[in-house]
This record gives sequence, structure tokens and C1' cells, in this order.
RNA sequence: GUCAAGAUGAAAACCGUGCCCCAUAUAAUCCCGAGAAUAUGGCUCAGGAGUCUCUACCCAGCGACCGUAAAUCGUUGGACUAUGGGGAAAGUGAUGGUGCCU
Repeated sequence: GUCAAGAUGAAAACCGUGCCCCAUAUAAUCCCGAGAAUAUGGCUCAGGAGUCUCUACCCAGCGACCGUAAAUCGUUGGACUAUGGGGAAAGUGAUGGUGCCU
């Protein structure tokens, strides 16, 4: 000097916080179980996967398809969250971290 653990919850000082933009993550995606609807319909509930990742996993539009059966498919637009970078503003109040001791 660095890392880890612990104690304290006690100063100065330093960094951060809310907002905007960008990047990364994830495709706001996929799998499965149970139930429901039926061309004026195409949903509901639950579980899981996916991220060096917490959380989320929905809403709306358009189109296709299914000749009444049990199954949906394609596509467009719209977020939140985590982390990093950049920016604008404010300002010494609050709060978190570092610091301080072993």
C1' cells in the first nucleotide's frame, strides 16, 4: 500500500443521489401444466428458462389463419429495472458510501 473480516455508528474531507441522452443486459422473449372462448372468438391462472444482473416479462394497433375444432401465427409502436459513460441544472440542507479503529 492492497484485499478480506470485525468493532464503532463519532469529525473534517471526497464521491454519489433527482432529471435528460447513449451503451450493455433481454429478444419487454421462449418453454411447459391446468382451465376458458370459438369467425361478434382466439383468453385466464400457475411454474420454469433466459441476463457476468436486481427487477420486469406487459399494453395497444394492423394482418394472417382456424368453417366450429383445438390450436394459434406474423408484424408495428410504446416501458420499467440493473450497471457503465456523457450532459444540463442546482447547491452546501438531507441521505448513502468511502474515510477513521482493531
Predicted 3D model of a 102-nucleotide RNA (Purine riboswitch aptamer) from a Bacillota bacterium. The prediction has a mean pLDDT of 79. Taxonomically the source falls in Bacillota (Bacteria, Bacillati). Its Rfam family is "Purine riboswitch aptamer". Rfam links the family to the GO term purine nucleobase biosynthetic process. Rfam describes the family as follows. Riboswitches are metabolite binding domains within certain messenger RNAs that serve as precision sensors for their corresponding targets. Allosteric rearrangement of mRNA structure is mediated by ligand binding, and this results in modulation of gene expression. A class of riboswitches that selectively recognises guanine and becomes saturated at concentrations as low as 5 nM. In Bacillus subtilis, this mRNA motif is located on at least five separate transcriptional units that together encode 17 genes that are mostly involved in purine transport and purine nucleotide biosynthesis. It has also been shown that some members of this family are specific for adenine instead. Hence this family are termed purine riboswitches.